[in-house]
RNA sequence: UUGUUAUCAAGAGUGGUGGAGAGAACGGCUCGUAGAAACCACAGCAACCUACAUUAAAGCAAGGUGCUAAAACCGUCAAAGCAUUAGCUUUGAGUGAUGAUAA
Numbered sequence: 001u002u003g004u005u006a007u008c009a010a011g012a013g014u015g016g017u018g019g020a021g022a023g024a025a026c027g028g029c030u031c032g033u034a035g036a037a038a039c040c041a042c043a044g045c046a047a048c049c050u051a052c053a054u055u056a057a058a059g060c061a062a063g064g065u066g067c068u069a070a071a072a073c074c075g076u077c078a079a080a081g082c083a084u085u086a087g088c089u090u091u092g093a094g095u096g097a098u099g100a101u102a103a
Stems, first nucleotide, its partner, number of pairs: 001103008013042005021031003025076004043068003048064003052059001072095001077092006
């Protein structure tokens, strides 16, 4: 990097460095000089994999990841329903993220 597969409306933040961006892309909307991204420290959440434990499930939270504004912030494509000017709702797809696994 690509394929497969599971999950994605729950949960969890402070400090230091830094100094203008961030929320994947695009549109919207939002966050940000009362300090963005990034990095570091400590803390926390969760329970995918390993370990432990169990007949099994539930468990545990030591190890490997992940995560700690807003539903994956909302939408994007299609179908159905409603309204018919704009649009709204639901479902599915797509895209993306994370884990596990394979190449």
Molecule: SAM riboswitch aptamer (S box leader)